[in-house]
The RNA shown here (FMN riboswitch aptamer (RFN element)) has 198 nucleotides and comes from Cohnella lupini. Its mean pLDDT, the model's own confidence on a scale to 100, is 77. NCBI's taxonomy places the organism under Bacteria, Bacillota, Bacilli, Paenibacillaceae, Cohnella. The sequence is in RNAcentral, with records from Rfam.
RNA sequence: UGCUACCUUCGGGGCGGGGCGUAAUUCCCCACCGACGGUGAUCGGCAGCAUGGCGACCGCAGGGAGAUCUGCUGGAAGCUUGCAGCCGUCAGUCCGUGACCCGUCAUCGUUUCUUCCGGAAUUACCGGCGAGAGCGAUGCGGUGGACCUGGUGCAAAUCCGGGACCGACAGUUAUAGUCUGGAUGGGAGAAGGAAGCG
Numbered sequence: 001u002g003c004u005a006c007c008u009u010c011g012g013g014g015c016g017g018g019g020c021g022u023a024a025u026u027c028c029c030c031a032c033c034g035a036c037g038g039u040g041a042u043c044g045g046c047a048g049c050a051u052g053g054c055g056a057c058c059g060c061a062g063g064g065a066g067a068u069c070u071g072c073u074g075g076a077a078g079c080u081u082g083c084a085g086c087c088g089u090c091a092g093u094c095c096g097u098g099a100c101c102c103g104u105c106a107u108c109g110u111u112u113c114u115u116c117c118g119g120a121a122u123u124a125c126c127g128g129c130g131a132g133a134g135c136g137a138u139g140c141g142g143u144g145g146a147c148c149u150g151g152u153g154c155a156a157a158u159c160c161g162g163g164a165c166c167g168a169c170a171g172u173u174a175u176a177g178u179c180u181g182g183a184u185g186g187g188a189g190a191a192g193g194a195a196g197c198g
Base pairs, nucleotide, nucleotide: 001198002197003196004195006193007192008191009190010189016030017029018028019027031178032177033167034166035097036096037095038094043088044087045086046085048083049082050081052080053079054078057075058074059072060071061070062069063068092165093164101142102141103140105139106138107137108136109135110134112133113132114131115130116128117127118126119125147163148162149161150160151159169181170180171179
């Protein structure tokens, strides 16, 4: 440093003011918010290489009466060019991921229902490596929102300015990105630990 499997912790923000109304954090006017990874001309920091370039000034040698001039692979604060590195940070609207929802898909589970077989017999009880439906979990697949413009510049989807736009499902005295709920859930992933192998 890479791979494999494991453990721990972490892992989403936002209605404030006014209006109408019986009723709205749901409508209207203003306000507020922006998950994860990547990319990226973001910004900041650290430490280099090219005996890079320029170089105040200093030293030495020489010339000149002198101001000063010339030379040295001399030294040198500082400035600067190119190249490459590390660390932190950087997009709601770019590329992908996640949550919610859907599936006539696959696998597994089932203390649910139906049915089948056996227990001589029965709706009831017991057993079954049986079948179907339902439900649940995991995987896979599907669905799933939004950007223009000016500037700078070699180059802008990302920088700077301006204006715009978007936001699961269920619930609700009235329509929800911001309230309540599923959710003390799930989760893209992040950090750390410890092990094995190369």